RNA sequence: UGGGUCGGCUGGACGGUCGCGUGGCGGGAGACCGCACCGAGGAACGUCCGGGCUCCACAGGGCAGGAUGGUGGGUAACACCCACCCGGAGCAAUCCGCGAGACAGUGCCACAGAGAGCAGACCGCCGCCGGGCCGGAAGGCCGGGCGGUAAGGGUGAAAGGGCGGUGUAAGAGACCACCGGGAUCGUGGUGACACGAUCCGCAAGGUAAACCUCGUCCGGAGCAAGGCCAGACAGGGGAUGACGACGCGGCCCGCCGAGUCCCCGGGUAGGCCGCUGGAGCGGCACGGCAACGUGUCGCCGAGAGAGAUGACCGUCGAAGGGGCGUCAGCCCCGGAACAGAACCCGGCGUACAGGCCGGCCCAUUCG
RNA sequence: GCCACCUUAGCUCAGACGGCAGAGCGAUUCACUCGUAAUGAAUAGGUCAAGGGUUCGAUUCCCUUAGGUGGCUCC
Numbered sequence: 001u002g003g004g005u006c007g008g009c010u011g012g013a014c015g016g017u018c019g020c021g022u023g024g025c026g027g028g029a030g031a032c033c034g035c036a037c038c039g040a041g042g043a044a045c046g047u048c049c050g051g052g053c054u055c056c057a058c059a060g061g062g063c064a065g066g067a068u069g070g071u072g073g074g075u076a077a078c079a080c081c082c083a084c085c086c087g088g089a090g091c092a093a094u095c096c097g098c099g100a101g102a103c104a105g106u107g108c109c110a111c112a113g114a115g116a117g118c119a120g121a122c123c124g125c126c127g128c129c130g131g132g133c134c135g136g137a138a139g140g141c142c143g144g145g146c147g148g149u150a151a152g153g154g155u156g157a158a159a160g161g162g163c164g165g166u167g168u169a170a171g172a173g174a175c176c177a178c179c180g181g182g183a184u185c186g187u188g189g190u191g192a193c194a195c196g197a198u199c200c201g202c203a204a205g206g207u208a209a210a211c212c213u214c215g216u217c218c219g220g221a222g223c224a225a226g227g228c229c230a231g232a233c234a235g236g237g238g239a240u241g242a243c244g245a246c247g248c249g250g251c252c253c254g255c256c257g258a259g260u261c262c263c264c265g266g267g268u269a270g271g272c273c274g275c276u277g278g279a280g281c282g283g284c285a286c287g288g289c290a291a292c293g294u295g296u297c298g299c300c301g302a303g304a305g306a307g308a309u310g311a312c313c314g315u316c317g318a319a320g321g322g323g324c325g326u327c328a329g330c331c332c333c334g335g336a337a338c339a340g341a342a343c344c345c346g347g348c349g350u351a352c353a354g355g356c357c358g359g360c361c362c363a364u365u366c367g
Numbered sequence: 368g369c370c371a372c373c374u375u376a377g378c379u380c381a382g383a384c385g386g387c388a389g390a391g392c393g394a395u396u397c398a399c400u401c402g403u404a405a406u407g408a409a410u411a412g413g414u415c416a417a418g419g420g421u422u423c424g425a426u427u428c429c430c431u432u433a434g435g436u437g438g439c440u441c442c
Base pairs, nucleotide, nucleotide: 001363002362003361004360005359006358007357008356009355010354012316013315014314015313016312017311018310020039021038024035025034026033027032041338045349046348048347049346050345051344052343053222054221055220056219060252061251063249065218066217067216068215069214070084071083072082073081074080085099086097087096088095089094100213101212105211106210107207108206109205122153123152124149125148126147127146128145129144131142132141133140134139161179162178164176165175166174180202181200182199183198184197185196186195187194188193226273227272228271229270235264236263237262238261239260240259246254247253266442267441280299281298282297283296284295285294286293287292320333321332322331323330324329368439369438370437371436372435373434374433377392378391379390380389386423394410395409396408397407398406416432417431418430419429420428
């Protein structure tokens, strides 16, 4: 210098004018007016996970159902995060992995192919025994039967360890070396696992994002949860009901002590709480490889009615485009992306014009 | 805001188990008719919403995204 890879920050700035929203202060009998402060995001989004909170009496048991899946840690919890292991991609930095079990059982493996799950002789190769034709003969050609053979061809996504040799009629872990695999032992590690030694010719494929098995976890609903107040109206029918309503589906079990559920109809579309100070944010110190934890100091940052946070002007302005140039630069145009809180957090996923900073790797050049 | 679900031919829908995607209506052509309708025969028409993954193989199984539908106040 070029290329790559990973991570972090930011995502228009300043000033003025007018306006919008909650709460505060002041004025006003009231409608309302004035004042100063505060007022969207890294994803507020999708609602895909996990928790807090509230109600279902308690939140109990196993069944069913669902989730999860290398190991160790972090956390309130997780499907998240960190570190490591194993496998794969890459020269490397680095990235990807729903990464338990296929000797518990069941299912499936279309088409093709001889054979696809207690393997399989289609071609080929080899042995033995007959036959036919040609030829004077030597021999050649064609075809059959019985058997051996999984090395070669062919089919397929997949065909019973791989490659080389010995061996054999031809072959075969039948035997041998190396690689792969399995068992046992030893060493290191908390562990997944790694390394080493010895033994076993290898005893039978894939699929669990098919059923299933094993370990671990999960009660249900959701702030339109739920509670209080005020006001209005009009109740009716059905199911079930102490032999059981209710508690996700059914059961056990429990609770309760008379209601509960469904349908039709009527009324009200009011106020307050829940509601935002929290697993909160920032700095420093310590522990830890890290995620994170502990201590201490400082800060307060939207909380609403179906829903406010905007518009204009001026200055400056990144990318991009054009022109001039004395090659340093100057001038003009242009004007930011995705998106917007609604009970609150922790994650994941997705969208995003651009800008800035840093770590690492590879190649090349110069010293 | 919260919850539940759907997407397959022009329209309405099947496709339980992964192995060449179907039905009805509609469209086109032909026959029948003086003509139309009806009827009969034949034909065409699909990125199975999009992307990725698992598998030999995906409309089907898993994940993400896009679009759409329905329900939920109090007395």

About this RNA
This is a predicted complex of two RNAs, RNase P RNA and transfer RNA, with 442 nucleotides together. It holds a member of the Rfam family "Bacterial RNase P class A". Rfam's curators write: Ribonuclease P (RNase P) is a ubiquitous endoribonuclease, found in archaea, bacteria and eukarya as well as chloroplasts and mitochondria.